[in-house]
RNA sequence: CUCGCUCAGGGCAAACCCCCGGCGACGGGGGGACGCAAAGCCACGGGUCUCCACCCAGGAGACAGCCGGGCUGCCGAGC
Repeated sequence: CUCGCUCAGGGCAAACCCCCGGCGACGGGGGGACGCAAAGCCACGGGUCUCCACCCAGGAGACAGCCGGGCUGCCGAGC
C1' cells in the first nucleotide's frame, strides 16, 4: 500500500417490544439479532424523509445501517 480466504480477542446491532425525549423525520436507554471489516467519527456532494411556508422561491431539521467523499482505527493475509 492492497485485500478480508484463514486465526485470536472480541466489537457494533436491523426488524420488533418496553420506557423516555421530539409536532415530526428520528434520537437516548433496556431487551433483542437481520446483518456489518469501519455498521467508528464528520451532513462536505448527491439522495431519501420530516416540520414550517406553499403561487413560486425558500427556511429549519432527520438519516453516517442509501451512494460517494474526508478523518481515524483492531486482527490477519499478501506485496
c-di-GMP-I-GGC riboswitch aptamer from Acetothermia bacterium UBA3574, 79 nucleotides, folded computationally. The sequence was found by an Rfam model in a public genome assembly. Model confidence (mean pLDDT): 86 of 100.